This is a predicted structure of a 263-nucleotide RNA (Bacterial large signal recognition particle RNA) from a Candidatus Limnocylindrales bacterium. Taxonomically the source falls in Candidatus Limnocylindrales (Bacteria, Bacillati, Chloroflexota, Candidatus Limnocylindria). It matches the Rfam family "Bacterial large signal recognition particle RNA". About the family: The signal recognition particle (SRP) is a universally conserved ribonucleoprotein involved in the co-translational targeting of proteins to membranes.
[in-house]
RNA sequence: CCGUGCUAGGCGGGGAACUAGCGGUGCCCUGUACCUGCAAUCCGCUCCAGCAGGGCUGAAUUCCCUCCCUAGGUCUCUGUCCUCGAAGGCCGCCGCGCCAGGUGACGUUGAGGGCCGGGUCCCGCGCAUCGGUGGCUCGUGAACCGUGUCAGAUCCGGAAGGAAGCAGCACUAAGCGAUGACUGUCGAGUGCCGCGGAAAGGCCUGGUCUGAGCCGCCUCUCGCGGUGGGCACGGGGUCAGCCGAUCGACGGAGGGUGCACGG
Numbered sequence: 001c002c003g004u005g006c007u008a009g010g011c012g013g014g015g016a017a018c019u020a021g022c023g024g025u026g027c028c029c030u031g032u033a034c035c036u037g038c039a040a041u042c043c044g045c046u047c048c049a050g051c052a053g054g055g056c057u058g059a060a061u062u063c064c065c066u067c068c069c070u071a072g073g074u075c076u077c078u079g080u081c082c083u084c085g086a087a088g089g090c091c092g093c094c095g096c097g098c099c100a101g102g103u104g105a106c107g108u109u110g111a112g113g114g115c116c117g118g119g120u121c122c123c124g125c126g127c128a129u130c131g132g133u134g135g136c137u138c139g140u141g142a143a144c145c146g147u148g149u150c151a152g153a154u155c156c157g158g159a160a161g162g163a164a165g166c167a168g169c170a171c172u173a174a175g176c177g178a179u180g181a182c183u184g185u186c187g188a189g190u191g192c193c194g195c196g197g198a199a200a201g202g203c204c205u206g207g208u209c210u211g212a213g214c215c216g217c218c219u220c221u222c223g224c225g226g227u228g229g230g231c232a233c234g235g236g237g238u239c240a241g242c243c244g245a246u247c248g249a250c251g252g253a254g255g256g257u258g259c260a261c262g263g
């Protein structure tokens, strides 16, 4: 160096997530890579880190290590959009107050203020008004079963006389009606009313003292309060970007790795 047989190894890898950690199922990337069973309410293991069973290949294009390249993932940063928060900041709007300015009324025929009084408001009582109802007054009011008087007629009686009593007339009860300058009682969306009380703030008003301001509107400064998915700020999510960090498939380069027998 060649041939034969075998062995270690290999028959996909990576990212995120999960996990004490590792690998797998599941998700994503790469791109073609033995088969069967198991597994997210997970499964199997322990640093040589899927397990169990079977098959193929096998010391190199295929196994191991290092480097390069970059698909892709993750993190940081920046920005867009969405959403939530807000005790505070900025801005806008509204309201109130203070200062200043402008303007217009009123004001020595007295502004504004102080003091005293009255009214307005509330409560109680009274009075009045209005209304209801009762009494009082007047009228009317009973075929018989109310009163009085009772013609006629009737009855008793020898007579004198007597009895009951219809109509009529008069009166009256209940009832009905009228009147109100009378009266009791009940009530009120009532009152230029009276008395007492309460309240003492606002408004109106009278008196008195003082004596020059006072009020409305507009603008501005500042402050207070309210309000606004307007901005900034903080949390979360989405999308995009480039710089950075990290892992890195595929691909490329370099290096490394056996045993037995025969020639």
Stems, first nucleotide, its partner, number of pairs: 001263006009057003012030004020046005034054005063256006072247004077241003081237005089231002091228007100219005106213001112210009122197005127191002129188007136180001137178004146171004154163003
Model confidence (mean pLDDT): 77 of 100. Of the family's consensus pairs, 95% are formed in the model. The gene name in the source record is ffs.